[in-house]
Background: This is a predicted structure of a 338-nucleotide part of an RNA (large-subunit ribosomal RNA, domain IV) from a Bacteroidales bacterium. Its mean pLDDT, the model's own confidence on a scale to 100, is 85. The source organism's lineage runs through Bacteria, Pseudomonadati, Bacteroidota, Bacteroidia and Bacteroidales.
Context: one part of a larger RNA
RNA sequence: CCGUGGCUAAGGAACUAGGCAAAAUUACCCCGUAACUUCGGGAGAAGGGGUUCCCGACCUUGUGUCGGGACGCAGUGAAAUGGCCCAGGCGACUGUUUAUCAAAAACACAUGGCUCUGCUAAAUCGUAAGAUGAUGUAUAGGGCCUGACACCUGCCCGGUGCUGGAAGGUUAAGGGGAGGCGUUAGUGUCGGUUUUCCGGCGUGAAGCGCUGAGCUGAAGCCCCAGUAAACGGCGGCCGUAACUAUAACGGUCCUAAGGUAGCGAAAUUCCUUGUCGGGUAAGUUCCGACCUGCACGAAUGGUGUAACGAUCUGGGCACUGUCUCAGCCACGAGCUCG
Numbered sequence: 001c002c003g004u005g006g007c008u009a010a011g012g013a014a015c016u017a018g019g020c021a022a023a024a025u026u027a028c029c030c031c032g033u034a035a036c037u038u039c040g041g042g043a044g045a046a047g048g049g050g051u052u053c054c055c056g057a058c059c060u061u062g063u064g065u066c067g068g069g070a071c072g073c074a075g076u077g078a079a080a081u082g083g084c085c086c087a088g089g090c091g092a093c094u095g096u097u098u099a100u101c102a103a104a105a106a107c108a109c110a111u112g113g114c115u116c117u118g119c120u121a122a123a124u125c126g127u128a129a130g131a132u133g134a135u136g137u138a139u140a141g142g143g144c145c146u147g148a149c150a151c152c153u154g155c156c157c158g159g160u161g162c163u164g165g166a167a168g169g170u171u172a173a174g175g176g177g178a179g180g181c182g183u184u185a186g187u188g189u190c191g192g193u194u195u196u197c198c199g200g201c202g203u204g205a206a207g208c209g210c211u212g213a214g215c216u217g218a219a220g221c222c223c224c225a226g227u228a229a230a231c232g233g234c235g236g237c238c239g240u241a242a243c244u245a246u247a248a249c250g251g252u253c254c255u256a257a258g259g260u261a262g263c264g265a266a267a268u269u270c271c272u273u274g275u276c277g278g279g280u281a282a283g284u285u286c287c288g289a290c291c292u293g294c295a296c297g298a299a300u301g302g303u304g305u306a307a308c309g310a311u312c313u314g315g316g317c318a319c320u321g322u323c324u325c326a327g328c329c330a331c332g333a334g335c336u337c338g
């Protein structure tokens, strides 16, 4: 010097991103206990008192209650091992998770909804046999979303998806072969030779080969409907009231429809430390409002909500070496020097 413990005048968070760490609280008995609330809770709320010994009284005879007294700084004379309160965000809750930087507001959850599935079920695994589903049977099983509870969940089906429909259009294989092209026996003509025969050019049956029109032809697609707790979406400009300002009102363009209730500078607000109020001597955070929502909004759920949380944010009480500001002590084959 370091590490681990212990103590500290006065102050008491002035430390710091932040009370991180430490201190404080801590057992038992009695009294007492608010808002709020889903009436269970909240609650060990908070807060206060007691704990030794002696005497007396009382009865319910006890580790009892009441009264009086004694001593000490202090009586569970050591030990026990919750700090508490106020307000807000998020998630209802108990649970689960990144073995080894994240325990959370993430996942799950009971609840709600949509959808598929009639049993050889749907779905899943497997080439198959077969198995799971399930020794279940729609109050069942699978998939997706939401996430207790309370109050609610608006408008849009134009696009994409899904479901249903079948008149018409398009249309594969298959059926079907019109026609075309190639090949050439024959034949026409020319040349050589000249009876035959050979060659060039043209034409060209059947067969074979290569193609191939029209017609027929399912699903799908086009098409027609439905469907948003399916994927998703939910406007602009201009004018107008007897101060001004604002615009209940009007006009116009566009759209499938133009954001309803509720909430709102929010885990969402850029400008922004918005503005006003509260708290402080002083507050970019916090709480309550406002609404100009850059860019909230209704099961990708909206708004509330008692209880709960090693959750996040702000404030207060208590308490302290966190600090003002540092000092001392103990222990240590820790480091360094002698």
Base pairs, nucleotide, nucleotide: 001334002332003331004330005329006328007327008326010324011323014322019319027051028050029049030048031047036041038148052070053069054068055067056066057065058064059062071075083317084316085315086314087313088312089311090309091308095107096106112145113144114143115142116141117140123132124131125130149304150303151302152301154234155233156232159231160230161227162226163225164224165223168222169221170220174216175215179211180210181209182208183207186203187202188201189200190199191198192197235253236252237251238250239249262296263293274290275289276288277287278286